Context: one part of a larger RNA
RNA sequence: CUGGGUGUAAAGGGUGCGUAGGCGGAAGAGCAAGUCAGUAGUGAAAUCUGGGGGCUUAACCCCCAAACUGCUAUUGAAACUGUUUUUCUUGAGUGGAGUAGAGGUAGGCGGAAUUCCCGGUGUAGCGGUGAAAUGCGUAGAGAUCGGGAGGAACACCAGUGGCGAAGGCGGCCUACUGGGCUCUAACUGAGCGCUGAGGCACGAAAGUGUGGGUAGCAAACAGGAUUAGAUACCCUGGUAGUCCACACCGUAAACGAUGAUUACUAGGUGUGGGGGGUCUGACCCCCUCCGUGCCGGAGUUAACACAAUAAGUAAUCCACCUGGGGAGUACGGCCGCAAGGUUGAAACUC
Numbered sequence: 001c002u003g004g005g006u007g008u009a010a011a012g013g014g015u016g017c018g019u020a021g022g023c024g025g026a027a028g029a030g031c032a033a034g035u036c037a038g039u040a041g042u043g044a045a046a047u048c049u050g051g052g053g054g055c056u057u058a059a060c061c062c063c064c065a066a067a068c069u070g071c072u073a074u075u076g077a078a079a080c081u082g083u084u085u086u087u088c089u090u091g092a093g094u095g096g097a098g099u100a101g102a103g104g105u106a107g108g109c110g111g112a113a114u115u116c117c118c119g120g121u122g123u124a125g126c127g128g129u130g131a132a133a134u135g136c137g138u139a140g141a142g143a144u145c146g147g148g149a150g151g152a153a154c155a156c157c158a159g160u161g162g163c164g165a166a167g168g169c170g171g172c173c174u175a176c177u178g179g180g181c182u183c184u185a186a187c188u189g190a191g192c193g194c195u196g197a198g199g200c201a202c203g204a205a206a207g208u209g210u211g212g213g214u215a216g217c218a219a220a221c222a223g224g225a226u227u228a229g230a231u232a233c234c235c236u237g238g239u240a241g242u243c244c245a246c247a248c249c250g251u252a253a254a255c256g257a258u259g260a261u262u263a264c265u266a267g268g269u270g271u272g273g274g275g276g277g278u279c280u281g282a283c284c285c286c287c288u289c290c291g292u293g294c295c296g297g298a299g300u301u302a303a304c305a306c307a308a309u310a311a312g313u314a315a316u317c318c319a320c321c322u323g324g325g326g327a328g329u330a331c332g333g334c335c336g337c338a339a340g341g342u343u344g345a346a347a348c349u350c
Stems, first nucleotide, its partner, number of pairs: 003322004007304002012318001014202004021195003025088007033081002035077008049065006091192001092188003095184005103177007110154001115149007125136002162169002207248006216242002221237004259317006267295011299306002323350003332343004
């Protein structure tokens, strides 16, 4: 390389949009680039292969055949691919009618709790632990009542419930705004589709820059304990940070460790959102579409398990793997303010 693979053995890109490219629905007609067939030319000789012959044999040499799997020209075929054209509606989209939702952004509002401050009552402890101590307190703490300040997070509802491409999203109200689902079948008519190398955008936490903010928590740090030691686990404090605005970073066990899309292939049972039927009925029941769980058959699997939300049966496109260590390191490139990220070896060794 061919091949075989990628849930857990090595291996699915963190996610989307989308360029080139690859692939692409049904019917008719044409063309003949791919494709197939015929003919002609060419494909030097030697070599190779098969047969035969010559040197005593072999190597070697000679003869004949085949082959040189290719290219060019030309004549045909028209199923498939391609292409041109006419048409279609089931893929895709638009319109119309509904509908659920922590989807996003901005602004406003609310109550509970912690902390701090002020005042009242009140007196000797509080706090903390396995036990203690550091710490706080007669300058009146802790407890309790009233008032105030400020920041952050939103108990119950809450649910293998919902929404979002992923990251993620949860008090209430308002404004703006993205997407989905159902029904309908009016419209477009498949260079309006799928995937997507590069590219662009988004992307938890931590971290970075500038300016604010800081209640609680809390890396670092300090002290008290524990211990042989204790740069820890436990305790008392506590700064970055956590919060906001703008700008970076671009990584995660970014996980379903399972790429996207399409079609097909037994059932059963929950649950969320629609539609239809039965019905007097908002119920119940039946059918159906979309989502989300559990169980389970065929099939698959090394097993575990997966099983219409496939890891089954197929198709298209992308990404990735190819023994362990060295190493996601070195060097170089690109990106970054930095931290670092990304691309990514070899020697050597087992």
This is a predicted structure of a 350-nucleotide part of an RNA (small-subunit ribosomal RNA, central domain) from an uncultured bacterium. The full RNA is in RNAcentral, with records from ENA, Greengenes and SILVA.